[in-house]
This is a predicted structure of a 265-nucleotide RNA (Bacterial large signal recognition particle RNA) from a Pseudomonadota bacterium. Its Rfam family is "Bacterial large signal recognition particle RNA". It is annotated as a non-coding RNA gene. Of the family's consensus pairs, 95% are formed in the model. The gene name in the source record is ffs.

RNA sequence: UCGUGCUAGACGGGGAGCUAGCGGUUCCCUGUACCCGCAACCCGCUAUAGCGGGGUCGAAUUCCCUCUCGCGAGGUGUCCCUUUGCCAUACAGUCCUGGCAAAGUGGCGUUGAAGGCUGGGUCCUGCGCGGCGGAGGCCUGCGAACCCCGUCAGGUCCGAGAGGAAGCAGCGGUAAGCAGAACCCUCUGGGUGACGCAGGGUGGCCUGGCUGGAGCAGGCUGGCUGGGAUAUGUGGUGGAGGGUGCCGCAAAAGAGGGUGCACGA
Numbered sequence: 001u002c003g004u005g006c007u008a009g010a011c012g013g014g015g016a017g018c019u020a021g022c023g024g025u026u027c028c029c030u031g032u033a034c035c036c037g038c039a040a041c042c043c044g045c046u047a048u049a050g051c052g053g054g055g056u057c058g059a060a061u062u063c064c065c066u067c068u069c070g071c072g073a074g075g076u077g078u079c080c081c082u083u084u085g086c087c088a089u090a091c092a093g094u095c096c097u098g099g100c101a102a103a104g105u106g107g108c109g110u111u112g113a114a115g116g117c118u119g120g121g122u123c124c125u126g127c128g129c130g131g132c133g134g135a136g137g138c139c140u141g142c143g144a145a146c147c148c149c150g151u152c153a154g155g156u157c158c159g160a161g162a163g164g165a166a167g168c169a170g171c172g173g174u175a176a177g178c179a180g181a182a183c184c185c186u187c188u189g190g191g192u193g194a195c196g197c198a199g200g201g202u203g204g205c206c207u208g209g210c211u212g213g214a215g216c217a218g219g220c221u222g223g224c225u226g227g228g229a230u231a232u233g234u235g236g237u238g239g240a241g242g243g244u245g246c247c248g249c250a251a252a253a254g255a256g257g258g259u260g261c262a263c264g265a
Base pairs, nucleotide, nucleotide: 001265002264003263004262005261006260009057010056011055012030013029014028015027016026020046021045022044023043024042034054035053036052037051038050063258064257065256066255067254068253072249074247075246076245077244079243080242081241082240083239084238085237086236087235088234091233092232093230094229095228096227097226098225099224100223103221104220105219107216108215115211116210117209118208119207120206121205122204123200124199125198126197127196128195129193130192132189133188134187135186136185137184139180140179141178142177148173149172150171151170156165157164158163
């Protein structure tokens, strides 16, 4: 160095999850890789960390180590964006409302604004007149078996008589009262009046006159300033999703290095 037979080892690995931890079953990634049995209300083990049974390859394309790259999943942040629960605040925003000023716009004003003086009305008091209502008077009618009046037939009484007296009915009248009424008189009342007279009259409003000589007013928009309502912005805290930075793990791939025994030639 070659050949033959063996042995270690290999025949997938990784992330998440589970676990005191490891491996497996489960999910995912990688991508093709012996078979059977076991396992989530889990299974098997213990730092040599799946167990049990069978099979193939076998010292190298295949085993072991290191490095590069890196699928992928995970962790993390006073980081960024979106969304959401709770709490807080009336600062900003929005809405309602009071006031101020008068920038814009519109209105009134030299056919005369504001201001000043002044008359009248509205208002109050008193008196009068009118109207309406009530009561009374006046007027008309009715109105008393007797206890109202007058006249009192008949009848009655007194008287010798002359004569006298009381008096019912009737007739006439009247009181209280009842009723009526068109005026008139008196008293009285008011949710009474296009009324008259006299007096008062602070302020407001309405309407005139004189003066004055340019403002007045605050409709709309905007501004300023109070009051109220509202959590949209805002602050705090928690959750979810996405992005991004960092961290460790890491399949597949690539590069480099390493690897035993026996016999024969």

Overview: The organism belongs to Pseudomonadota, within Bacteria. The prediction has a mean pLDDT of 79.